[in-house]
Small-subunit ribosomal RNA, 3' major domain from Palpitomonas bilix, 465 nucleotides, folded computationally. It matches the Rfam family "Bacterial small subunit ribosomal RNA". Gene Ontology terms of the family: ribosome and structural constituent of ribosome. The gene name in the source record is rns. The full RNA is in RNAcentral, with records from ENA and SILVA. Its mean pLDDT, the model's own confidence on a scale to 100, is 82.
Context: one part of a larger RNA
């Protein structure tokens, strides 16, 4: 100087307390461990792995396994030699699981290209090492810290500055001061939302029945607005804090992006790049089928419930985001339905996805394993796709399991938040309870810091470095 302390002081955080809703019990979905397997590819493993890489494993993907095949190779560059209607586009037949092998027909057109064969340099490797690396990422943590120059002090390691008194979300600012300044962080500059004005409006709403014009909604560009600026109080007359006025908004207005020096030899050689090592008729390449979907069990994350603040039936309101050409698809017809037929319109403020649902109203159900709940199973269908057996999603009818509020323990949330309700999108032929977004309804509690946890500053002890 650090680190540590079941030392001390001060301070902060949904950290605790207060409150609401959960998880842990049930069924299912999904990931992981384990076990099994020819293979169940590989990685991630306290917080910071486990709906993670995977924004979508039937084939492909695919890296794994079995079998069948190839060896200058599926892909690249170059050299040497040889070949010739052999290259390009399209067609057919045979064998085969296919890769492939053998044969065959037509067309236009081309030159030393392309192709074929041989030989050689080489290709190739999701093989290994993330403890050889780059790049990228997580974490402490959006925590308020981490440093430097000159000066001063100390023999020196170092100290000072950065401490003290206040204050702040903040090493934020004020003040004091052997320090004076500066840098990386903080804040601000950037984006979205909330208010107003101006400008511009077609494909936007209404006044409104038509035309013009106007206003309004809306759209999208530019400005304005908030600064403790004003008043009162507290305080050191400072920084600031508490209250008030005006204001759409008040003390950082709400949210996002933004992550200092560093820590964990943290993660990734399977995104990519790359050193070393290793394979080279295989650890490279092609194909068919299987596997990644197994199942005594254990754990994580979710969905649906256990019902009356509910369920069912009828009737009937109100959104926003976003997407659309190998696409979105209306009206209509048809089917109990999934869907099918057909195709108006739309490269979109025009058309379509698109009737939002919860809510409100009416009726029934009356405490029951039920008109709760929907697992499981059977039958018949629909759609996508060469192909749904292993192994997709959906519909109808039948079936109707566990479950009556969940032990110890444990999670999230302070406001348009939690909870609850539906909607859209990415990837995608098809496939979500996941992920990313959008709006609707819309609370309770706290304004405290004694305690447990994490962190910051000061100080103290130490046989630790």
């Nucleotide at each position: 100087u650090g680190a540590c302390g079941g030392g001390g002081g001060c301070c902060c955080g949904c950290a605790c307390a207060a409150a609401c809703a959960g998880u842990g019990g049930a069924g299912c979905a999904u990931g992981u461990g384990g076990u099994u397997u020819a293979a169940u590819u590989c990685g991630a493993u306290a917080c910071a792995a486990c709906g993670c890489g995977c924004a979508g494993a039937a084939c492909c993907u695919u890296a794994c396994c079995a079998g069948c095949u190839c060896u200058u190779g599926a892909c690249a560059u170059a050299u040497a030699a040889a070949g010739u209607a052999u290259g390009c586009u399209u067609u057919u037949u045979u064998a085969g699981a296919g890769a492939u092998a053998a044969a065959u027909a037509a067309g236009a057109u081309g030159u030393a290209a392309c192709c074929u064969u041989u030989a050689u340099a080489c290709a190739g490797g999701u093989g290994u090492u993330g403890c050889a690396u780059g790049g990228c990422u997580g974490u402490c943590g959006u925590c308020a810290g981490c440093u430097c120059g000159u000066g001063u002090c100390g023999u020196g390691a170092g100290a000072u500055g950065u401490u003290g008194g206040g204050u702040u979300a903040a090493g934020u600012c004020c003040u004091u001061u052997a320090a004076c300044g500066a840098g990386c962080g903080c804040a601000a500059c950037c984006c979205c939302c909330a208010u107003u004005u101006u400008u511009a409006g077609u494909u936007u709403u209404g006044u409104a029945u038509u035309a013009a014009a106007a206003c309004u909604u809306c759209u999208a560009a530019a400005a304005a607005u908030a600064c403790c600026g004003c008043c009162c109080g507290u305080g050191a007359u400072a920084u600031a804090c508490g209250g008030g006025a005006g204001g759409a908004a008040g003390g950082a207005g709400g949210g996002g992006a933004u992550g200092a020096c560093g820590u964990c030899a943290a993660g990734u050689c399977c995104u990519c790049a790359u050193g070393g090592c290793c394979c080279u008729u295989a650890a490279g390449a092609g194909c068919u089928g299987g596997g990644c979907u197994a199942c005594a069990c254990a754990c994580g994350u979710g969905c649906u419930a256990c019902a009356a603040u509910g369920g069912u039936a009828g009737a009937a309101a109100c959104a926003a985001u976003a997407g659309g050409a190998a696409g979105c698809a209306a009206u209509a017809g048809u089917g109990c339905a999934a869907g099918c037929u057909g195709g108006a319109g739309c490269a979109a403020a025009u058309c379509c996805u698109u009737u939002a649902a919860a809510c409100c109203c009416u009726a029934c159900c009356u405490a029951a394993g039920u008109u709760c709940a929907g697992a499981u199973u059977g039958u018949u269908c629909u759609c996508u796709g060469c192909a749904a057996c292993u192994c997709g999603a959906g519909a109808a009818c039948a079936u109707g399991a566990a479950g009556c509020a969940g032990g110890a323990a444990u999670u999230g949330u302070u406001a348009g938040u939690a909870a609850u309700c539906g909607u859209g999108g990415a990837a995608c032929a098809g496939c979500a309870u996941g992920c990313c977004a959008c709006g609707g309804u819309g609370a309770a509690u706290a304004a405290g810091u004694a305690c447990a946890c994490g962190g910051g500053c000061c100080u103290u002890g130490u046989a630790c470095a």